[in-house]
RNA sequence: GAUAGAGGUUGCGUGAUUUAUGAGUAACCAGUCGGAUGCGGCAGGCGCAGAAGAAGGUUGGUGAAAGGAAAGAACGCCGAAAGGAUAUGUCACCUGAAAGCAUAGACCUUGGGCACUUGGUUAAGAGCCAUUUGACUGUCAUCUGGUAACGGAUGGGGCGCUAUC
Numbered sequence: 001g002a003u004a005g006a007g008g009u010u011g012c013g014u015g016a017u018u019u020a021u022g023a024g025u026a027a028c029c030a031g032u033c034g035g036a037u038g039c040g041g042c043a044g045g046c047g048c049a050g051a052a053g054a055a056g057g058u059u060g061g062u063g064a065a066a067g068g069a070a071a072g073a074a075c076g077c078c079g080a081a082a083g084g085a086u087a088u089g090u091c092a093c094c095u096g097a098a099a100g101c102a103u104a105g106a107c108c109u110u111g112g113g114c115a116c117u118u119g120g121u122u123a124a125g126a127g128c129c130a131u132u133u134g135a136c137u138g139u140c141a142u143c144u145g146g147u148a149a150c151g152g153a154u155g156g157g158g159c160g161c162u163a164u165c
Base pairs, nucleotide, nucleotide: 001165002164003163004162005161008078011077012076013075014074017071018070019069027062028061029060030059031058032057033056037049038048039047040046042096043095044094045093081110082109083108084107086104087103088102089101090100111137112136114134115133118130119129120128121127139156140155141154142153143152144151145150
């Protein structure tokens, strides 16, 4: 340098399917109160609706969806993958900015899952992300107990570890 593997059955990720939640919410229709503004995500512009009654409240009727989640199964894998920063592009009637989304090769962090603290996101006590602490687990190094199998203590990280060439 190349090839092949291991950590767990709660390792990681992905399209589709079903179910619950979202929610009796948004939206629409009718009545009534109300009495001049409201809508096109934000700002400016430009439009649309409005005394033939705006916003808002209330009664009745109809009544969703997206993102996210759970389930078994299928597929791809073991920096699997996740996050941060940067750059480019995209996005609503036009312009601008921001959020979001997509892509990118270099950079930084994280061995893995679980629970907890704090914060962010979200409709949400779910989930995800970051952070704090804790034990568990896998691997390597040093020391040590043991014939061995296998343990104990301390410490490190995946650009690692094991095997073969």